[in-house]
Molecule: transfer RNA
Organism: Candidatus Peregrinibacteria bacterium
RNA sequence: UCCGGGGUAGCUCAAUGGUAGAGCAACUGGCUGUUAACCAGUGGGUUGUCGGUUCGAAUCCGACCCCCGGAG
Repeated sequence: UCCGGGGUAGCUCAAUGGUAGAGCAACUGGCUGUUAACCAGUGGGUUGUCGGUUCGAAUCCGACCCCCGGAG
């Protein structure tokens, strides 16, 4: 330099054009001698950045940044 994959909540990952979700973690409450476990609930997001297409973009297109793998 070129090719491919990836970047979404604190972490691991969903969501293939129509209100961004789950599990774990955190917090609050319940349960009890206490902790753990268990049960219920709550908060948590500039979807890597900037543009474009569209009535509408995490999703499609372009450029750039970062990570992984490959080629030379």